[in-house]
RNA sequence: GCUCGACAAACGCACACCUGGGGCGAUCCGGGGCCGCAAAGCCGCGGGCUCUCGAGACUCAUCGAGGCGGCCGGGCUGCCGAA
Numbered sequence: 001g002c003u004c005g006a007c008a009a010a011c012g013c014a015c016a017c018c019u020g021g022g023g024c025g026a027u028c029c030g031g032g033g034c035c036g037c038a039a040a041g042c043c044g045c046g047g048g049c050u051c052u053c054g055a056g057a058c059u060c061a062u063c064g065a066g067g068c069g070g071c072c073g074g075g076c077u078g079c080c081g082a083a
Base pairs, nucleotide, nucleotide: 004081005080012037013036017032018031019030020029021028022027035070041076042075043074045073046072047071048068049067050066052065053064054063055062
């Protein structure tokens, strides 16, 4: 340095829920809160899920515009140093 991830150490983030606000909606932002996370840091590139509108189709399914990174994969960066 790389891989890896401990009954190690120092940190970090913040599920549900409550609350204020944005959005047609999925859901997002701030405050509280702390289920959990070794990347639960960043990126909508691939898959998946999801919302609303239009077209089309009329029990399947498609196209365009959105959302979810705490759904998975992948890329980039990062604390520590046991086995």